[in-house]
RNA sequence: AUAGGCGAUAGAGGUGCGGUUUAUGAAGAGUACACAUCCCAAGCUCAGCCAGCGAUGAGGGAUGAUGGAAAGGAAUAGCCGCCGAAGUGAGGGUUUGAGGGCUGAAGAACUCUUGCUGGGCGUGGGUUGAAUAAACACACGACUGUCAUCCGAAUAAUCCGGAUGGAGGGCUAUUUGCAUU
Repeated sequence: AUAGGCGAUAGAGGUGCGGUUUAUGAAGAGUACACAUCCCAAGCUCAGCCAGCGAUGAGGGAUGAUGGAAAGGAAUAGCCGCCGAAGUGAGGGUUUGAGGGCUGAAGAACUCUUGCUGGGCGUGGGUUGAAUAAACACACGACUGUCAUCCGAAUAAUCCGGAUGGAGGGCUAUUUGCAUU
């Protein structure tokens, strides 16, 4: 001390991302469950074993002028944290699921490693879900921010417009903190 290398700090994209709280009503749902009657009937509980219950009817079904939930999820508004914000695939761990006892499953929450996605939107079917809500992944579509290349106009340069392409491990700004010269 510069083109630039490593790092640090601060920022930008916008129907931007996530968390949390409150009120309202909707939906969940006349569902689950309880009760009564009738019918079927010997097994029942997520699985196995023990235990427990069960012909004084476990369990299943129907009816009812009977009673009757909740959870998860969701929109608006406020607050908080932020810009791999966050989401998601795979693998590992812990807790839960899980009680009368022991061992486990699907599922759920948190966390570690690693891969993918710049962002929101629309359409399509798929998964989850009670759901036409919402979420997620995928495909397609244009839009948008950023950088690079090319073209045009105007120029000292910048700025502006257009086309094509890439990806956030990016981009912009500052910084002598390190390295290098």

A computed fold for a 181-nucleotide RNA from a Clostridiales bacterium, annotated as Lysine riboswitch aptamer.
Its Rfam family is "Lysine riboswitch aptamer". Its family is annotated with lysine biosynthetic process in the Gene Ontology.
The sequence was found by an Rfam model in a public genome assembly.